[in-house]
This record gives sequence, structure tokens and C1' cells, in this order.
RNA sequence: GCGGGAUUCGUAUAGUGGUAGUACGGAGGUCUCCAAAACCUUUGGCGGGGGUUCGAUUCCCUCAUCCCGUGCCA
Repeated sequence: GCGGGAUUCGUAUAGUGGUAGUACGGAGGUCUCCAAAACCUUUGGCGGGGGUUCGAUUCCCUCAUCCCGUGCCA
């Protein structure tokens, strides 16, 4: 170079063309002599750009980053 895959809260990981979930974490609260645990509430996210569509996190193109394979083959 070429081929394939991945990119979603701080971390890990689902999901789907029609309101983006879960666990841990963070914050607040209940409880406790204090703390831990437990329970309740809450916080925060679809890598960038473009296209298709009434509607895109999802489909298409491109760029970026990471991973795997290939090894000069057109």
C1' cells in the first nucleotide's frame, strides 16, 4: 500500500430508521454515635464533516484514531 473490524456518559458494555439503556463511578439524601453496607434520587454520552430520508446514533461517502490480517500481489 491492500483487505477486515471497532469508535455510544469518567470506565465497561447493549441497542435500534421514530424519546439512547444497563452496571460501576460522581453528586445529594435516608439510616448510623461515626463510618461502611444497603436503599432512594440525581448527574452525564452516540469520534469529525458531508449525503439519503418527513426523520440518522442506526443507511451511504469521506476523514481521524485504534486493533487484526496480508507482504509487493494491481
Molecule: transfer RNA
Organism: bacterium